[in-house]
RNA sequence: GGCCGGGUCCUGUGCAAAUGAGGUCCGUGAACCGAGUCAGGGCCGGGAGGCAGCAGCUCUCAGCGGAGCCCUCGUUGUGCCGCAGAUCACCUGGCCGUC
Repeated sequence: GGCCGGGUCCUGUGCAAAUGAGGUCCGUGAACCGAGUCAGGGCCGGGAGGCAGCAGCUCUCAGCGGAGCCCUCGUUGUGCCGCAGAUCACCUGGCCGUC
């Protein structure tokens, strides 16, 4: 000096961590313009019975709150964990050649 390898560094990518959003679970949730049931009362009927239906109750839409990290998507110089690539720089090992 050359070649090859390894490491630091760089790039891409995967994974993990942290974190955000949504789903999920629980609660709440429609004066009147959701559903069901419809006391009382009202209407129709000679009657049997029927009709509509307020309150109440139940279930829930949108929304709101809480829980938890099970699922999905995303973000980040959090990791230096895996894989691959590039060689500018640095460190290191081997081989060859030269002085």

Predicted 3D model of a 99-nucleotide RNA (Bacterial small signal recognition particle RNA) from an Acidimicrobiales bacterium. Taxonomically the source falls in Acidimicrobiales (Bacteria, Bacillati, Actinomycetota, Acidimicrobiia). Its Rfam family is "Bacterial small signal recognition particle RNA". Its family is annotated with signal recognition particle, plasma membrane targeting and SRP-dependent cotranslational protein targeting to membrane, signal sequence recognition in the Gene Ontology. Its mean pLDDT, the model's own confidence on a scale to 100, is 75.